[in-house]
């Protein structure tokens, strides 16, 4: 220098271009409990950035950040 992958709640993950973006784990809230763990119901939190393509983009395209991994 080249290729080439990734980047979504606070963590870790899913999401054929098309319903209100998904599961757990965390947290908080209430149930339960003599307290507390467990168990159960709830609740709030996310698509790296800027642009382009479309009716429509987390997904397609460019350009940037930024992290890995191969070749020189």
């Nucleotide at each position: 220098g080249g290729u080439c992958g990734g980047a979504u709640g606070g963590u870790g993950u899913a999401a054929a271009g098309g319903u209100g973006a998904u599961c757990a784990c965390a947290u908080c809230g209430g149930a339960u409990u003599u307290u507390g763990a467990u168990u159960c119901c709830g609740a709030g939190g996310a698509u790296c950035u800027g642009g382009g393509u479309u009716c429509g983009a987390g997904u397609c395209c460019c350009a940037g950040u930024u992290c890995g991994a191969c070749c020189a």
The RNA shown here (transfer RNA) has 72 nucleotides and comes from Xylariaceae sp. FL1019. The source organism's lineage runs through Eukaryota, Fungi, sordariomyceta, Xylariales and Xylariaceae. The sequence is in RNAcentral, with records from ENA. Rfam family: tRNA. From the family's description: Transfer RNA (tRNA) molecules are approximately 80 nucleotides in length. It is annotated as a transfer RNA.